Lysine riboswitch aptamer from a Candidatus Zhuqueibacterota bacterium, 182 nucleotides, folded computationally. The source organism's lineage runs through Bacteria, Pseudomonadati and Candidatus Zhuqueibacterota. It matches the Rfam family "Lysine riboswitch aptamer". Its family is annotated with lysine biosynthetic process in the Gene Ontology. Its mean pLDDT, the model's own confidence on a scale to 100, is 78.
RNA sequence: UAGUUGAAUAGAGGCGCCUUUUGCAAGAGUAAACACAUCAAAGGAUAAGCGUAUCUGUUAAAGAUGUGUUAAAAGGGCAACAGGCCGAAAUAGUUCCGAUACGCUUUAAGGAGCUAUUGGGACGGUAUGUGAACAACUACCGUACUGUCACGGAAAAAAAUCCGUGGAGCGCUAUUUAUUAA
Numbered sequence: 001u002a003g004u005u006g007a008a009u010a011g012a013g014g015c016g017c018c019u020u021u022u023g024c025a026a027g028a029g030u031a032a033a034c035a036c037a038u039c040a041a042a043g044g045a046u047a048a049g050c051g052u053a054u055c056u057g058u059u060a061a062a063g064a065u066g067u068g069u070u071a072a073a074a075g076g077g078c079a080a081c082a083g084g085c086c087g088a089a090a091u092a093g094u095u096c097c098g099a100u101a102c103g104c105u106u107u108a109a110g111g112a113g114c115u116a117u118u119g120g121g122a123c124g125g126u127a128u129g130u131g132a133a134c135a136a137c138u139a140c141c142g143u144a145c146u147g148u149c150a151c152g153g154a155a156a157a158a159a160a161u162c163c164g165u166g167g168a169g170c171g172c173u174a175u176u177u178a179u180u181a182a
Base pairs, nucleotide, nucleotide: 001181002180005178006177007176008175009174010173011172014086016085017084018083019082021080022079023078024077032070033069034068035067036066037065038064039063043056044055045054047106048105049104050103051102052101089118090117091116092115093114094113095112096111097110119146120145122143123142124141125140126139127138129137130136148167149166150165151164152163153162154161
C1' cells in the first nucleotide's frame, strides 16, 4: 500500500420491529349469578380418560331448556405516551417444563433450548386455518416500491447521479486490531 483471512466496537434501512401503561370501540345484553317452570338419568364434583379417596344426591342436588332481573372479563383491534432494539422480530419442526384431592396417560394457554426459513414494509388474491367478527393475525402466491452489495451500461477519467439484471442479514458501511501478499 492492498483489503487476503478473522476478531472487537459503532452504525444505516423506515408508515422499521417488539413490549408495558392509559383511553376508546367491539366482545355483549354474551358468559355467569339469582328466581320461577318443565324435562331428565342414577349419578355428580378436575381440560379429557382410567383408578383410588372424600363430599354430595335418590324426596330431583348437579345437568339441560324456557321466561324475568342483574350483569362481566380475557385474547384480538385503534390512538397516544414511554421503554428496549436493527434477526430487530416472526413462522415451522423438535426436546423439556407446564391444569385435578392423589396416581397414570393425553392435551391447552404459556416458558426455555436446538435446527431451518424470512433484508424491509405496502397492496391484492386464495384458505372448511386462528378469531365473536366482514377487524386483525398466520400460511402460500402475485404486483410494484424501498435499502444494501455485485455485475453490465450511459454521461465525463474518479466520486456522487441514472438505467438494467441478480443475490441475501451467517449480509452491508465505518473505525481499530491481528493475520496474509507485495